[in-house]
RNA sequence: GCGGCGGUCGUUCAACCUGGUAGGACUUUAGGUUGCCAAUCUAAAAAUCCGGGUUCAAAUCCCGGCCGCCGCA
Numbered sequence: 001g002c003g004g005c006g007g008u009c010g011u012u013c014a015a016c017c018u019g020g021u022a023g024g025a026c027u028u029u030a031g032g033u034u035g036c037c038a039a040u041c042u043a044a045a046a047a048u049c050c051g052g053g054u055u056c057a058a059a060u061c062c063c064g065g066c067c068g069c070c071g072c073a
Base pairs, nucleotide, nucleotide: 001072002071003070004069005068006067007066010026011025012024013023020056027045028044029043030042031041032040049065050064051063052062053061
């Protein structure tokens, strides 16, 4: 330099192909339960790498860039 895959709550993994309320688990906070703790139950907090385009509507499609991994040279 070329090609492929990936980037989403604090962590991890979905949703993308086929555009339509961004979800699960862990974590954190509050409450219930318990003599206390643990465990368990309920509720809440928290995210789409950046810029542009298409569209009524973009995490998703298109273009450019950045970062990571793999392969080729």